[in-house]
Molecule: Purine riboswitch aptamer
Organism: Sporomusa termitida
RNA sequence: UGAAUAAUUUAAAAAGAUUCUUGUAUAUUAUUGACGAUAGGGGUCAAGAGUUUCUACCAGGUUGCCGUAAAUAACCUGACUAUAGGAAUAGGUAUUUGUUGU
Repeated sequence: UGAAUAAUUUAAAAAGAUUCUUGUAUAUUAUUGACGAUAGGGGUCAAGAGUUUCUACCAGGUUGCCGUAAAUAACCUGACUAUAGGAAUAGGUAUUUGUUGU
């Protein structure tokens, strides 16, 4: 100095995991039917629509309007789910650095 082997050690891709964040979808939306309440009320159930889309389609609040009838209007705040990108964290293998023994 090289090879094999063992121990220890350095760094560490991709994929995956968790959290945060941004975009897209959807407007937590509208339609229809049945039943129901009536100013201390304005609700309940179901169906299908909406997304190159699985799921969800609610909760709380504000202001009107309807003079007892069968019909509600506008607005505020708060998500979940699917998917794509980014960041962080932990862990860790292929691989890799050095040292030591035989």